[in-house]
Context: one part of a larger RNA
RNA sequence: CUCGGGUGAAGGAACUAGGCAAAAUGGCACCGUAACUUCGGGAGAAGGUGCGCCGGCUUUGGUGAUCGGACUUGCUCCGUAAGCUGAGGCUGGUCGAAGAUACCAGGUGGCUGCGACUGUUUAUUAAAAACACAGCACUGUGCAAACACGAAAGUGGACGUAUACGGUGUGACGCCUGCCCGGUGCCGGAAGGUUAAUUGAUGGGGUUAUCUCACCUCCAGAUUGCUUUUGCUGCAAGGCAAAUGAUGGAGCGAGCGAAGGAGUUUACAAAAGAGUAAAUGACUGAGCGAGCGGAAUCAUUUAACGCAGUCAGCAAGAGCAAUGUGGUGGUGAGAGAAGCUCUUGAUCGAAGCCCCGGUAAACGGCGGCCGUAACUAUAACGGUCCUAAGGUAGCGAAAUUCCUUGUCGGGUAAGUUCCGACCUGCACGAAUGGCGUAACGAUGGCCACGCUGUCUCCACCCGAGACUCA
Numbered sequence: 001c002u003c004g005g006g007u008g009a010a011g012g013a014a015c016u017a018g019g020c021a022a023a024a025u026g027g028c029a030c031c032g033u034a035a036c037u038u039c040g041g042g043a044g045a046a047g048g049u050g051c052g053c054c055g056g057c058u059u060u061g062g063u064g065a066u067c068g069g070a071c072u073u074g075c076u077c078c079g080u081a082a083g084c085u086g087a088g089g090c091u092g093g094u095c096g097a098a099g100a101u102a103c104c105a106g107g108u109g110g111c112u113g114c115g116a117c118u119g120u121u122u123a124u125u126a127a128a129a130a131c132a133c134a135g136c137a138c139u140g141u142g143c144a145a146a147c148a149c150g151a152a153a154g155u156g157g158a159c160g161u162a163u164a165c166g167g168u169g170u171g172a173c174g175c176c177u178g179c180c181c182g183g184u185g186c187c188g189g190a191a192g193g194u195u196a197a198u199u200g201a202u203g204g205g206g207u208u209a210u211c212u213c214a215c216c217u218c219c220a221g222a223u224u225g226c227u228u229u230u231g232c233u234g235c236a237a238g239g240c241a242a243a244u245g246a247u248g249g250a251g252c253g254a255g256c257g258a259a260g261g262a263g264u265u266u267a268c269a270a271a272a273g274a275g276u277a278a279a280u281g282a283c284u285g286a287g288c289g290a291g292c293g294g295a296a297u298c299a300u301u302u303a304a305c306g307c308a309g310u311c312a313g314c315a316a317g318a319g320c321a322a323u324g325u326g327g328u329g330g331u332g333a334g335a336g337a338a339g340c341u342c343u344u345g346a347u348c349g350a351a352g353c354c355c356c357g358g359u360a361a362a363c364g365g366c367g368g369c370c371g372u373a374a375c376u377a378u379a380a381c382g383g384u385c386c387u388a389a390g391g392u393a394g395c396g397a398a399a400u401u402c403c404u405u406g407u408c409g410g411g412u413a414a415g416u417u418c419c420g421a422c423c424u425g426c427a428c429g430a431a432u433g434g435c436g437u438a439a440c441g442a443u444g445g446c447c448a449c450g451c452u453g454u455c456u457c458c459a460c461c462c463g464a465g466a467c468u469c470a
Base pairs, nucleotide, nucleotide: 001465002464003463004462005461006460007459008458010456011455014454019451027051028050029049030048031047036041038172052094053093054092055091056090057089058088059087060086061085062084063083067079068078069077070076071074095099107449108448109447110446111445112444113443114441115440119131120130135170136169137168138167139166140165141164147156148155149154173436174435175434176433178366179365180364183363184362185359186358187357188356189355192354193353194352203343204342205341206340207339210335211334212333213332214331215330216329218327219326220325222323223322224321225320226319227318228317229316230315231314232313233312234311235309239307240306241302242301243300244299245298246297247296251292252291255288256287259284260283263280264279265278266277267276268275367385368384369383370382371381394428395425406422407421408420409419410418
């Protein structure tokens, strides 16, 4: 120091958030006992007195020995009453500081809030003013009840039946419970409006049998051109053909080649790399360019070196190419009936909702501004706006009051708490109940008496630990 006990001078709550804790009270009998009250209580109110032990007297209860009497001779009845014993009363004496001697064993009173009460609750931080409650009210329910559990069968309600059962709110009792049905809800109503499933008129979109157009492939036949085969015809002037020359010149092109230029060499310079000058130079290369030269045109010649043909024309056949026509197939575009499909949604259509009423112990709601009386102040009174209606009774700085420790009174030397009033109710108010109320409460606030180590202010004692030493 911690824990458990004990005592204390003087004071006596000055302690503290708060008398927390402790102290005090305490039993039995008698006396006595207030406000208030629902007459039951309050009440053990409060406040007092007595109490041990030993005698004496006395009252009375239980038991009932003994003795006497009676006769019906009995486990009989009547009377007497000793002894023992229980409960009181009166009186005398006696001891201690103290006689309910230890243990055990209410502190009391006053004002007030809340909740009527006994009860219940957060097992493990809340016992309360919270919940419940009897009572009250509203509402549902006619029985196969409402309601609840359960896919259902079924069960509870209830082996009940409206003095019953379910739900909701309030919360004994007393006095009461005002106004508002506009909103929300519930109940009733059915004329009209609206609307679901249903019905599916009409319009639109998609798809496409088919048609048209364009392109491509293939087929058929036609026309034109070229080549080729066959046949016929022509060749006097001439025709056709060939050769030569000239013009022409698409194009090819040896060679030449300005300029550019990688690299190389030399000289200078130089650490290296770089640099300057000159020469050379792979390669590229504009341009020039002898020569060759197709088609075509013109001229000349043709006896050899040209012709009845490797010629020309016509006809037919074949092949190729091109063009346009018709058809098959394919691709693309446009139009597109019916069907299918997507969509539009005229019309039909109950309850509900809109609508019309009722209902507040249904959910809920319950105003503002201005003026006015012969002192002043105030406003019984008046005006006006808004509302569904504007808060009635009662209460009120309250478990509700911000300003606020409101103001006044009481109690105290001193009182933000308390009690009584006032009313300026920021923001009480009537079964989300209002206001009271005896009794009750391990309930909240305040005061007083008693009492005390709670304190002024601590001290000592007895134990158990911790701690120190061994």
The part of an RNA shown here (large-subunit ribosomal RNA, domain IV) has 470 nucleotides and comes from Endozoicomonas sp. GU-1.